A computed fold for a 92-nucleotide RNA from uncultured Eubacterium sp., annotated as SAM riboswitch aptamer (S box leader). The sequence is in RNAcentral, with records from MGnify. It matches the Rfam family "SAM riboswitch aptamer (S box leader)". Gene Ontology term of the family: regulation of gene expression. The prediction has a mean pLDDT of 87.
RNA sequence: UUAUCAAGAGCAGCCGAGUGAACAGGCACAGUGACGCUGCAGCAACCUGCAAUAUGUAAGGUGCUAAUACCUGCGGUUUAGCCGGAUGAUGA
Repeated sequence: UUAUCAAGAGCAGCCGAGUGAACAGGCACAGUGACGCUGCAGCAACCUGCAAUAUGUAAGGUGCUAAUACCUGCGGUUUAGCCGGAUGAUGA
């Protein structure tokens, strides 16, 4: 810089108090052990590979596996909402 972000996919071991990016307000997860780390498994299909190449596959490189990026925050609007932006995340 650019594409995508409403779909999809969890068990075990270790650890031990916070966690969901930051701030604020909510809401939620968490000693029935969250978050994190490791292993295995899985999801997906951005890149590479392969094939019968508008597509498929899933071997390799990433990524991901509570809740829409958990929701709101800024602007617009026909205002239980919708559209856009900002910030962030991931890939190239």